The RNA shown here (transfer RNA) has 75 nucleotides and comes from a Gemmatimonadota bacterium. Its Rfam family is "tRNA". Its family is annotated with triplet codon-amino acid adaptor activity in the Gene Ontology. The prediction has a mean pLDDT of 81. NCBI's taxonomy places the organism under Bacteria, Pseudomonadati, Gemmatimonadota.
[in-house]
RNA sequence: GGGGGCGUAGCUCAAUGGUAGAGCAACGGGCUUUUAACCCGUAGGUUCUGAGUUCGAGUCUCAGCGCCCUCACCA
Numbered sequence: 001g002g003g004g005g006c007g008u009a010g011c012u013c014a015a016u017g018g019u020a021g022a023g024c025a026a027c028g029g030g031c032u033u034u035u036a037a038c039c040c041g042u043a044g045g046u047u048c049u050g051a052g053u054u055c056g057a058g059u060c061u062c063a064g065c066g067c068c069c070u071c072a073c074c075a
Base pairs, nucleotide, nucleotide: 001071002070003069004068005067006066007065010024011023012022013021018055026042027041028040029039030038048064049063050062051061052060
């Protein structure tokens, strides 16, 4: 440099173009002699950035950025 994939909560991941969610973690409470486990609840989002299409974009299109895989080149 060519090709492909991915980017959403602190982490791992969902979401048919139509209200952005779950598990774990965090915080508060219950239970327990205490911890763990278990149960209930609370909080947590610039959906990588910009533009476009659309009544409506996390989702489709284009450009950019970052990460991963692969091929080629150099050594």